A computed fold for a 264-nucleotide RNA from an Anaerobacaceae bacterium, annotated as Bacterial large signal recognition particle RNA. It matches the Rfam family "Bacterial large signal recognition particle RNA". Rfam links the family to the GO terms signal recognition particle, plasma membrane targeting and SRP-dependent cotranslational protein targeting to membrane, signal sequence recognition. Rfam classes the family as a non-coding RNA gene. The sequence is in RNAcentral, with records from ENA. The gene name in the source record is ffs. The source organism's lineage runs through Bacteria, Planctomycetota, Phycisphaerae, Sedimentisphaerales and Anaerobacaceae.
RNA sequence: CCGUGCUAAGCGGGGUGUUAGCGGUACCCUAUACUCGCAAUCCGCUAUAGCGAGGCUGAAUUCUUUUCCGAGGGUCGAUCGAAUUGAGCCACUACUGCUAUAAGCGACCUUGACGGUCGGGUCCCAUGCAGGUGAACGGCGUGAACCUGGUCAGGCGGGGAACCGAGCAGCCAUAAGCGUUAGUUCGUCGUGCUGUGGAACAACCCGGUCUGAGUCGGCUGUGGCAGCAAACUCAACAAGAUUGAUUCGAAGAAAAGUGCACGG
Numbered sequence: 001c002c003g004u005g006c007u008a009a010g011c012g013g014g015g016u017g018u019u020a021g022c023g024g025u026a027c028c029c030u031a032u033a034c035u036c037g038c039a040a041u042c043c044g045c046u047a048u049a050g051c052g053a054g055g056c057u058g059a060a061u062u063c064u065u066u067u068c069c070g071a072g073g074g075u076c077g078a079u080c081g082a083a084u085u086g087a088g089c090c091a092c093u094a095c096u097g098c099u100a101u102a103a104g105c106g107a108c109c110u111u112g113a114c115g116g117u118c119g120g121g122u123c124c125c126a127u128g129c130a131g132g133u134g135a136a137c138g139g140c141g142u143g144a145a146c147c148u149g150g151u152c153a154g155g156c157g158g159g160g161a162a163c164c165g166a167g168c169a170g171c172c173a174u175a176a177g178c179g180u181u182a183g184u185u186c187g188u189c190g191u192g193c194u195g196u197g198g199a200a201c202a203a204c205c206c207g208g209u210c211u212g213a214g215u216c217g218g219c220u221g222u223g224g225c226a227g228c229a230a231a232c233u234c235a236a237c238a239a240g241a242u243u244g245a246u247u248c249g250a251a252g253a254a255a256a257g258u259g260c261a262c263g264g
Base pairs, nucleotide, nucleotide: 001264002263003262004261005260006259009057010056011055012030013029014028015027016026020046021045022044023043024042034054035053036052037051038050063257064256065255066254067253068252072248073247074246075245076244077243078242079241080240084236085235086234087233088232093229095227096226097225098224099223100222101221103220104219105218106216107215108214115210116209117208118207119206120205121204122203124198125197126196127195128193129192130191131189132188133187134186135185136184137183138181139180140179141178142177148173149172150171151170156165157164158163
């Protein structure tokens, strides 16, 4: 140096999360990479830190170490920051309310507006007359099988008799009750008055009179005040975006390193 057979080792790795920690299952990155079983109130283990069963490659394109580059992730900071919530504000815009004006439309008005003045009414108090209604009293009528009165036929009882006694029906009268009433008194009234007096007289309505042309504010317009919505401003929270530092770091590139036995 060549050949054969073995062995170490390898047959993916990384970030986040979880964990005392490691690895896996989970999510993501890289990119293609033996098979099966286990597992989030989880599974296996303990610094040699997945376990169990099987298979393949095998000392190098494949294993180990170092450097470079670097997908992606973590942490910290800076500058912005949608949406949401709360507060503020009314210059502009919209809306709502109040108010002013009377330019346009409209309504009333010389059959007299606004205003002035006089009278009356609406409202309140007292009261008169009438009416309705209720009560009491009075008048009238009616009103008792027996338990009211009078008279009591007949009949009944007592008596030798004269006669006496109780008493039903009937009749008369009456009590309570019931009914009625042109009467009297009292009370009351969403009643009427073309009754009276008073109070009030602010407002409204009606009428008379004076004056003589405006009045109203429904719609539009314009001005003012207030409120509120949007917008805007501020604050809170914060998805996310850009950027800086730091950390871990897949894939890739380069360099170096790595056995044993036998035969030639």